[in-house]
RNA sequence: GGGAAUGUAGCUCAGCUGGUUAGAGCACAGAUCUUAUAAGUCUGCGGUCGCGGGUUCGAGUCCCGCCAUUCCCACCA
Numbered sequence: 001g002g003g004a005a006u007g008u009a010g011c012u013c014a015g016c017u018g019g020u021u022a023g024a025g026c027a028c029a030g031a032u033c034u035u036a037u038a039a040g041u042c043u044g045c046g047g048u049c050g051c052g053g054g055u056u057c058g059a060g061u062c063c064c065g066c067c068a069u070u071c072c073c074a075c076c077a
Stems, first nucleotide, its partner, number of pairs: 001073007010026004019057001028044005050066005
């Protein structure tokens, strides 16, 4: 330098052919239970969907550029 994959909550991930409110588990906080802790049960908190732009009535999803990580190929000394 060429190519591919991935990027969504603190962590691990889902999100269908673009569709009206962005989700799950774990973690965290509170309540309940217990002599107490853990486990269980209930409730709650948590997001610029990597960044910027475009298309569209509407974008996590489609298009373009850039960034980061991983992998493959090529090149140089």

Predicted 3D model of a 77-nucleotide RNA (transfer RNA) from a candidate division SR1 bacterium. Its Rfam family is "tRNA". Rfam classes the family as a transfer RNA. Its mean pLDDT, the model's own confidence on a scale to 100, is 80. The RNAcentral record of the sequence draws on ENA.